[in-house]
Context: one part of a larger RNA
């Protein structure tokens, strides 16, 4: 900025991109076949490699302060309890969200069409023969399709269905120029399924974020206090105390105030 008024969703598919793999066992069948050793096509079924894609319920890895242990040392006046540093966790044991793979799911289906190379019918030129000259059949992991993405800038700019529309000033009266607006949209605001920015996508009086409350779940039994022990300690209170990124309530805080852009009947 183009798509011949502006606009919102939904969509066609011209094109383009990916994907295509492959082992081994069973069954037919110890059958065709073969003296024998051997040993099939077709046809059907099971089970794996790698690869690709998704995922995070499983099994695990991460996970820089979630939660415990402990060493020194400094502090909080002392004890107890805790707080800072030890190379950007001091070390050491676990570990929620999210990411992930070594876990989990799923893909390469086809009785489709046109062929190669080859095999053939029917068949002359050449009374024979011949798959070709005229006609017609079969035939591959390859070609087209189908399968999976992306796609109207496909300027060849589609389609559809839905909303806004007979405002004003100027002027060289034209497919002019300006202005303020309509559906819509954009900053700004609160944000996350997204994310380097921008860009998407939600929301804005509602559950978007925070705070709170219940709770999934991690840690593993707080402090204080009382019992036992000469003591390290250990037992009761008490599935305790503490918690990040999950869930599910709750308007308590904050999404305020607001500002622009957008058509004139095509």
């Nucleotide at each position: 900025c183009g798509u011949u008024g502006g606009a919102a969703u939904a969509u066609u598919g011209a094109g383009a991109g990916g994907a295509g793999c492959u082992c081994u066992c069973c069954c037919u069948a110890g059958u065709a076949c073969g003296a024998g050793a051997g040993g099939a096509c077709c046809g059907g079924g099971a089970g794996g490699g790698a690869c690709a894609c998704a995922c995070c319920g499983c099994u695990g890895g991460u996970g820089u302060a979630c939660c415990u242990g402990u060493u020194a040392u400094c502090g909080u006046g002392c004890c107890a309890a805790c707080g800072g540093u030890a190379a950007a966790c001091g070390c050491a044991g676990g570990g929620u969200a999210g990411c992930c793979a070594u876990g989990u799911g799923u893909g390469g289906a086809g009785u489709g069409g046109a062929u190669a190379a080859c095999c053939g019918c029917u068949g002359a030129a050449a009374g024979c023969a011949u798959c070709u000259a005229a006609g017609u059949g079969g035939g591959a992991a390859g070609c087209c399709c189908a399968c999976c993405u992306c796609a109207a800038g496909a300027u060849g700019a589609g389609u559809a269905u839905u909303c806004c529309c007979a405002u004003c000033u100027c002027u060289u009266u034209a497919a002019g120029a300006g202005a303020g607006u309509a559906a819509g949209g954009u900053c700004a605001c609160g944000g996350a399924a997204a994310g380097a920015a921008c860009a998407u996508c939600c929301g804005g009086u509602g559950a978007u974020a925070g705070g709170c409350g219940u709770u999934a779940g991690g840690u593993u039994g707080a402090a204080g206090u009382g019992g036992g022990g000469u003591a390290a300690c250990u037992c009761a209170u008490g599935u305790a105390g503490c918690c990040a990124a999950g869930a599910c309530g709750u308007a308590c805080u904050a999404a305020u105030a607001g500002a622009c852009c957008g058509a004139g009947g095509g």
Predicted 3D model of a 266-nucleotide part of an RNA (large-subunit ribosomal RNA, domain VI) from a Chloroflexota bacterium. Taxonomically the source falls in Chloroflexota (Bacteria, Bacillati). Its mean pLDDT, the model's own confidence on a scale to 100, is 88. Rfam family: Bacterial large subunit ribosomal RNA. Gene Ontology terms of the family: ribosome and structural constituent of ribosome.